Predicted 3D model of a 77-nucleotide RNA (c-di-GMP-I riboswitch aptamer) from an uncultured Geobacteraceae bacterium. Its Rfam family is "c-di-GMP-I riboswitch aptamer". Rfam links the family to the GO term cyclic-di-GMP binding. Rfam's curators write: GEMM was predicted in a large-scale screen for bacterial structured RNA regulatory elements. The coordinates come from a structure-prediction model, not an experiment, and the mean pLDDT is 87. The model forms 95% of the base pairs in the Rfam consensus.
[in-house]
């Protein structure tokens, strides 16, 4: 330096429902709310998966499905 991470301390996201908006729709964006998360930070590249459509097929989406890439607080064994 890398690779895993208990205890502990700083803090960090925020499911679901409600409410407001936008969208043909999956679903987003804000608020309010916390089920949970050591990456629940980004990345739609691979696979699932749900959407739409002129249904071969395209074309959207889901990073809190999985797997892969990038960076990153603490650091016992």
């Nucleotide at each position: 330096c890398u690779c895993u991470g208990a205890a502990a301390a700083a803090g960090g996201c925020a499911a679901a429902g409600c409410c407001g908006g936008g969208g043909u729709g999956a679903c987003c964006c804000g608020g309010u709310g916390a089920c949970g998360c050591a990456a629940a930070a980004c990345c739609a590249c691979g696979g699932g998966u749900c959407c739409g459509u002129u249904u071969a097929a395209c074309g959207g989406g889901u990073a809190g499905c999985c797997g892969g890439g990038u960076u990153a607080c603490u650091g016992a064994a």